Record summary: RNAcentral holds the sequence, with entries from SILVA. This is a predicted structure of a 1409-nucleotide RNA (small-subunit ribosomal RNA) from a metagenome.

RNA sequence: UGUUAGUGGCGAACGGGUGCGUAACACGUGGAUAACAUAUCAAGAAGAUAGAGUUAGCACAGGGAAACCUGUGGUAAUACCUUAUGUAUUCGCGAGAAUAAAGUCAGGGACCUUCGGGCCUGACGCUUUUUGAUUGGUCUGCGGCCUAUCAGCUAGUUGGUGAGGUAAAGGCUCACCAAGGCUACGACGGGUAGCUGGUCUGAGAGGACGACCAGCCACACUGGAACUGAGACACGGUCCAGACACCUACGGGUGGCAGCAGUCGAGAAUCUUUCACAAUGGGGGCAACCCUGAUGGAGUGACGCCGCGUGGAGGAUAAGGUCUUCGGAUUGUAAACUCCUGUCAUGCAAGAGCAAAGCACCAAGUUAAUAGCUGAAGUGUUUGAUAGUAUUGCAAGAGGAAGAGACGGCAAACUCUGUGCCAGCAGCCGCGGUAAUACAGAGGUCUCAAGCGUUGUUCGGAUUUACUGGGCGUAAAGGGUGUGUAGGCGGCAAUUUCAGUCAGGUGUAAAAGCCCCGAGCUCAACUCGGUGGUCGCGCCUGAUACUAAGUUGCUAGAGUUUUUGAGGGGGAGCUGGAAUUCACGGAGUAGCAGUGAAAUGCGUAGAGAUCGUGAGGAACACCAAAGGCGAAGGCAGGCUCCUGGAAAAAUACUGACGCUGAGGCACGAGGGCUAAGGUAGCGAACGGGAUUAGAUACCCCGGUAGUCUUAGCUGUAAACGGUGCAUGCUUGGUUUGUGUGGGGUUGAUCCCAUACGAGCCGUAGUUAACACGAUAAGCAUGCCGCCUGGGAAGUACGGUCGCAAGACUAAAACUCAAAGAAAUUGACGGGGACCCGCACAAGCGGUGGAGUAUGUGGCUUAAUUCGAUGCAACGCGAAGAACCUUACCUGGGCUUGACAUGCAGUGUGUUAAUAGGGAAACUUAUUUAGCGGUGCAAUCCGCGCUCUGCACAGGUGCUGCAUGGCUGUCGUCAGCUCGUGUCGUGAGAUGUUGGGUUAAGUCCCGCAACGAGCGCAACCCUUGUAGUUUGUUGCUAACCGGUUUCCGGAGAACUCAAGCUAGACUGCCUAGAUUAACUAGGAGGAAGGUGUGGAUGACGUCAAGUCAGGAUGGCCCUUACGCCCAGGGCUGCACACGUACUACAAUGCGUUACACAAUUGGAACCGAUGCUGCGAAGCGGAGGAAAUCCCUAAAGUAAGGCUAAGUUCAGAUUGCAGGCUGCAACUCGCCUGCAUGAAGUUGGAAUCGCUAGUAAUGGCAUAUCAGCUACGGUGCCGUGAAUACGUUCCCGGGUCUUGUACACACCGCCCGUCACAUCAUGGAAGUUGGCCUUACCCAAAAACGCGAAUUCGCUGCUAAGGUAGAGCUAAUAACUGGGAUGAAGUCGUAACAAGGUAGCCGUAGGGGA
Repeated sequence: UGUUAGUGGCGAACGGGUGCGUAACACGUGGAUAACAUAUCAAGAAGAUAGAGUUAGCACAGGGAAACCUGUGGUAAUACCUUAUGUAUUCGCGAGAAUAAAGUCAGGGACCUUCGGGCCUGACGCUUUUUGAUUGGUCUGCGGCCUAUCAGCUAGUUGGUGAGGUAAAGGCUCACCAAGGCUACGACGGGUAGCUGGUCUGAGAGGACGACCAGCCACACUGGAACUGAGACACGGUCCAGACACCUACGGGUGGCAGCAGUCGAGAAUCUUUCACAAUGGGGGCAACCCUGAUGGAGUGACGCCGCGUGGAGGAUAAGGUCUUCGGAUUGUAAACUCCUGUCAUGCAAGAGCAAAGCACCAAGUUAAUAGCUGAAGUGUUUGAUAGUAUUGCAAGAGGAAGAGACGGCAAACUCUGUGCCAGCAGCCGCGGUAAUACAGAGGUCUCAAGCGUUGUUCGGAUUUACUGGGCGUAAAGGGUGUGUAGGCGGCAAUUUCAGUCAGGUGUAAAAGCCCCGAGCUCAACUCGGUGGUCGCGCCUGAUACUAAGUUGCUAGAGUUUUUGAGGGGGAGCUGGAAUUCACGGAGUAGCAGUGAAAUGCGUAGAGAUCGUGAGGAACACCAAAGGCGAAGGCAGGCUCCUGGAAAAAUACUGACGCUGAGGCACGAGGGCUAAGGUAGCGAACGGGAUUAGAUACCCCGGUAGUCUUAGCUGUAAACGGUGCAUGCUUGGUUUGUGUGGGGUUGAUCCCAUACGAGCCGUAGUUAACACGAUAAGCAUGCCGCCUGGGAAGUACGGUCGCAAGACUAAAACUCAAAGAAAUUGACGGGGACCCGCACAAGCGGUGGAGUAUGUGGCUUAAUUCGAUGCAACGCGAAGAACCUUACCUGGGCUUGACAUGCAGUGUGUUAAUAGGGAAACUUAUUUAGCGGUGCAAUCCGCGCUCUGCACAGGUGCUGCAUGGCUGUCGUCAGCUCGUGUCGUGAGAUGUUGGGUUAAGUCCCGCAACGAGCGCAACCCUUGUAGUUUGUUGCUAACCGGUUUCCGGAGAACUCAAGCUAGACUGCCUAGAUUAACUAGGAGGAAGGUGUGGAUGACGUCAAGUCAGGAUGGCCCUUACGCCCAGGGCUGCACACGUACUACAAUGCGUUACACAAUUGGAACCGAUGCUGCGAAGCGGAGGAAAUCCCUAAAGUAAGGCUAAGUUCAGAUUGCAGGCUGCAACUCGCCUGCAUGAAGUUGGAAUCGCUAGUAAUGGCAUAUCAGCUACGGUGCCGUGAAUACGUUCCCGGGUCUUGUACACACCGCCCGUCACAUCAUGGAAGUUGGCCUUACCCAAAAACGCGAAUUCGCUGCUAAGGUAGAGCUAAUAACUGGGAUGAAGUCGUAACAAGGUAGCCGUAGGGGA
């Protein structure tokens, strides 16, 4: 000198971590401490004398697995002890008493020395004490969470006396005494939570939060305890108990990451077992230094903030992609390409700052000293974790560097394809069921960008808890009403105080953060400096209007007094008549009663009706009213007694005595309950009868509680004016009740004014609107109550009250995106008013019954093709299915096709014929022909055609819910709208409503409307009258001629035809209404009031009908879902319905004779005369492309027959024989003759058409068509009626009004049980935890106490533990209660309309609902 162990000193109570606990003097802020402490530090005063004895380490020995322990021996100190002194401190009134200390290191000239040193000097220490600084302890005012479904808590509890204890006040502890203390300004209890500076948000006020940083607190495995120390009841200390983990030789021991890293677990989720003490700071040390996971750095993570880059300039519309209206557009200057730049990353090279100190030398100071120590400036020297990093230079090269979300609205950004209520999306509304800007993909676009979206959370928007800054008539919300406590608020004047308030000053309000100004990193983030602010609290001074407090007054609020009138105000007693019922009596006979209709019921044992007498209970007609009184509930025959309140007029008095009113107290309809009475009528429940699908109802017959009285309880109502109480202010009109004053009158009625009530209308104003409007819902003030989306729910649990029923207080889970208010437009009503229509009624004739025809359904079938389905499908598409049609079925065939266009190629006039197969379509084989132009010709070109191939054709396949077009229907109903203006916040209204009138929104009048459009009407056609023109094919009056149904001349008069005109307009008259529009009647007229009939169909409704008439988007098929052919089917038949025909007969049928039409049609046609046939028809063919030719009427009339019957009715069905059309008549045509001769004798319930040339009835024609199923359709003419009082009812429609919970609009909406599924929740015998607590038992360590006296023993207290019990809370549970939700379950139909019994509230009983 180093190292190790130990003694001693200082530190270890700082720094670092975490937020368990804590609702508290824990925190924040302001005070107090004369009730305290403070190591180290600073300054001051005084001191530091003299001694003694040990013990670690160490050595030896022993025990133990270990941890560690024991014995013996020796030893040091600034360790420990004794002693001296006492400046000083403490105690004491004082006298006085008590109390300290330690040395170490360095140097040294004199002096002394036992030569060790003393001594001196310096430094570091030591002792006592004062002051300061710092840090802490304690006390206290004020402030900051939720819960009253926590309302009473407390025995050391509150205070006192004394003692103990502490650094210190104090029940802090103990003994005794007293009985206090806290609480609605929220005690006590429960839940949650570290507090603050601040952070986020917000315009602010606020709201939420308390990461990082900073201050304070609490904690250190859990609980308890002390020791040491200046400081702890101590994170890396001790003791005890407990849980857990580890070691063990089983005896016993050890441990505490909420320090830094790291591991595991849990979880959606959170980093490196790094470098350095270089800096800052801390501890120790004289110092050098040592320690420091504090700290400084680096690492990980786009976790956040900030900055930068991924290139710049030029360059045309390339390709590709996408869309397309096929033209193009877009991606897009984007790319390519050309020229530049060089941040960042990369490579190479250079390379920091953070460093100040320290150490050495040196001036100076101290000193006797040049020694030592201290040591400024200066000189020298040393220290860097970050880091070879920041930074700089060079190099190279656009080279290495862009994504995420969104695109329906909110909200910037759109198309295609796929999918087809699937797959999926979704923050809310909501998308998706075949054209998805909403799903998925793509292209494009938009937004942000090294990020972008999602999720979670907080504030905002949210005036949606409203202090700023909301409401309560009907939307959620006024307590059922009064009285009154606390509280809140409070009239006029003076004075005092100055608490609130205001002003000035001052202390504090930590730093950081925030705002502003500036500075440093290249900028910024970040950091630094300065100012401001920090709204609060304390102190001092001042002001005095207002509030407050005290005093003194006042009278306008309030109250007292006098007089008066009104009143169903209340209580008690007495009393009255009418009516009902019952009893008795008289008289009297067969019904009464009841209902929509009935029945149950009563009655011949005498009811009901009627008369008389009596009994009993309840309610009080008229008066009576928008009227009166009362706080509300409520109060009504009359009289008496007791009693409350309000009002008016008037004087005097008191002197703010007032207003409101949480709790409290009282009252409080009806119902219900208890006890005792009473009971006429009415009448829950109940019984019976009806009604009904049922009828636990409505209706009827009975009837118990109850209704009544007394005494109590209950305490609720749609307890409503859905409107709290009080006060003041704000234009009016009118009515009414009660007073008073005045006028007027003989008096009354009456008029005016005023006060208090009760109503209506209404100005301003208010209101979302409706409405309110001096009785406010207006303008203000004071106080109370209440509300905060709907449902769950006024429910559960808890509590209070109650005899019970139940009342009061009062949630949550879960679920929905609404629930609600007022008003508007429609629609609807078993609401109202008015009006119209063959709607009813009045009539006539039918249908429904029969047979047949025809269409439909159903059934059947290989197919019975498809469509139409209430009115508004069903003799419909179809104005004509044997083949064809034909779309269906079976079978046979074709594949650029039966049909169109284009291209390429081949062949070639447009083809034709023959033969075979076949049912045909078709197929096979053979043969055959050669247009126009050019040119001699070959050839070439063109048109056409065949074949081959490619594009394509084709589809009666689907979607009428993708469509156009067309059509039906309401409905030929009278409606539907617009512009401008006005009203309303608005939707909307007005116009268009009203009074009349009409067929009519037709017209007139009125009117905040004035006009206009589409509809109505008219214009068009037809028909009815007249005139005129024309006069054949039509006509023929007169005339002539001939045959004599007429023909030819002739005529133009008539009929007729077809053009043009005229005519009808309420024009005229009368009457009706105020006028008008108009209506009624009349005249004239052919026709009279739109003359008749038709065509004509507003805005719209029904996703009405049609993809099969045609057109058409999309989808689907392509040797077939296309095309051709043969046969079959559409005609099928137990049945049902619609529409027709023919009948059932005598107003008829049949026979014979006779008479009169019109609209049409006709050339592959109509077809005459004639002949044949019973007839259908045949032969034949005049005439006719038509006012020329062709075709006929039938009912009817006349005659005679039939004579009431299944017939001389009716004609189905069937047989035989024929005719016609047509390639063809079997399935499957029509007609004729003969024969056959069914049902049917006028049609149930129900239902249809028609108002005049109509119904009814008779025939004729015609489209389609070879023929025909036609008895159908469309037209024509003949004959030709009846009835309409009228609008109550049925149906449909129109206008106005009313109600509405409907708006897909009543075929609407909607309620409850039951059944099923899911979810959350209540109760529950119990079971299992947690927290807290009471009593008792046991009881560690520690401190205290007692005994003993080195260690020990004992006592009481306590943590932990145990036993028994109480309370709170959580989880779970057999079973059970209701609740919510769920495209198509069951039963009914309660509500919305008069909802078919008006609805609703409270209560009680009953019932599947």